This is a predicted structure of a 346-nucleotide part of an RNA (large-subunit ribosomal RNA, domain IV) from Caldilineaceae bacterium bin34. Rfam family: Bacterial large subunit ribosomal RNA. The organism belongs to Caldilineaceae, within Bacteria. It was read from a public genome assembly. Model confidence (mean pLDDT): 89 of 100.
[in-house]
Context: one part of a larger RNA
RNA sequence: CCUUCGUUAAGGAACUCGGCAAAAUGAUUCCGUAACUUCGGGAGAAGGAAUGCCUCGGUAAGGUGAUCGGGCCUCGCGCUCGUGAGCUUGAAGAGGCCGCAGAGAAUCGGCCCUGUCGACUGUUUACCAAAAACACAGGUCUGUGCGAAGUCGUAAGACGAUGUAUACAGGCUGACGCCUGCCCAGUGCCGGAAGGUUAAGGGGAGGGGUGAGAGCCCUGAACUGAAGCCCCGGUGAACGGCGGCCAUAACUAUAAUGGUCCUAAGGUAGCGAAAUUCCUUGUCGGGUAAGUUCCGACCCGCACGAAAGGCGUAACGAAUGGGGCACUGUCUCAACGGAGGACCCG
Numbered sequence: 001c002c003u004u005c006g007u008u009a010a011g012g013a014a015c016u017c018g019g020c021a022a023a024a025u026g027a028u029u030c031c032g033u034a035a036c037u038u039c040g041g042g043a044g045a046a047g048g049a050a051u052g053c054c055u056c057g058g059u060a061a062g063g064u065g066a067u068c069g070g071g072c073c074u075c076g077c078g079c080u081c082g083u084g085a086g087c088u089u090g091a092a093g094a095g096g097c098c099g100c101a102g103a104g105a106a107u108c109g110g111c112c113c114u115g116u117c118g119a120c121u122g123u124u125u126a127c128c129a130a131a132a133a134c135a136c137a138g139g140u141c142u143g144u145g146c147g148a149a150g151u152c153g154u155a156a157g158a159c160g161a162u163g164u165a166u167a168c169a170g171g172c173u174g175a176c177g178c179c180u181g182c183c184c185a186g187u188g189c190c191g192g193a194a195g196g197u198u199a200a201g202g203g204g205a206g207g208g209g210u211g212a213g214a215g216c217c218c219u220g221a222a223c224u225g226a227a228g229c230c231c232c233g234g235u236g237a238a239c240g241g242c243g244g245c246c247a248u249a250a251c252u253a254u255a256a257u258g259g260u261c262c263u264a265a266g267g268u269a270g271c272g273a274a275a276u277u278c279c280u281u282g283u284c285g286g287g288u289a290a291g292u293u294c295c296g297a298c299c300c301g302c303a304c305g306a307a308a309g310g311c312g313u314a315a316c317g318a319a320u321g322g323g324g325c326a327c328u329g330u331c332u333c334a335a336c337g338g339a340g341g342a343c344c345c346g
Stems, first nucleotide, its partner, number of pairs: 001341008010332002014330001019327001027051005036041001038175001052097005061089004068082005073076001098102001110325007117317002122134002138173007150159003176312004181242003186239002188235005195230003201224002206219005243261005270304001271301001282298005
């Protein structure tokens, strides 16, 4: 010096990306417990007190219930009332005793406040990620009438299901609460006995080759001929989309208002410098002596927004951000000690 332990004056997070690590808390009984809440929770909230041994005393009280006695009848190994041996569990309280210390060692929650995300318990990258990712009950849309749709297989066949629309399959969303706006022009899907277009086939006017001819061969116009496409509608918890410029109020500023252009329609509610904000450490307030983080507001949303759901939400989380109490060798700033290495000799 390395690994791993123990202790440390004064201070107590000044360390650091960050209290990482360590310390602290810890058991039982009693007291006592807030906001909020889906009334279940939150709760072991928080915060306190007690704890050994001896005596009263194996006491009070409880459990079991032998024995004996009484009552009743259906006369039984019956029911019921009392007595209460033995065995057993065992306080509270009072008095006293000892030590620095009585849950005397060991095992054995740190706590609080406030955000974000996800409702929750679960699941996951076997060997760098456990999460706000996946799943989930619940919601909704679509398909499927049974030899179901869907899936596997060339097929037979099988699963679906020995099920039958309160079922099964697929997509999206993701408890619960309040809600879920506008656009069907494009794309998709669904519907539409008309019309247009449209293949083979049917049809065969007409034309050609050859032949003496009959014939054989080739070509071929009308007309007829599906789905599809065109066309006409519907449909957004289908794929998706949800504007610009100019002017205007008796200070200024701003613009309820007006004009104009474009569009299928121009973003509603709610939220908003956000897991989204470039400018940006936006501005104001709070917290600190001092705060690019955090919390509350504002709204100028570069580039939120309503089931690729919007906004809330008690409980929950080895999730994540900020603050505080307690506690500490994380630090000021290092020291000493134990064990094992390294090192030296063999």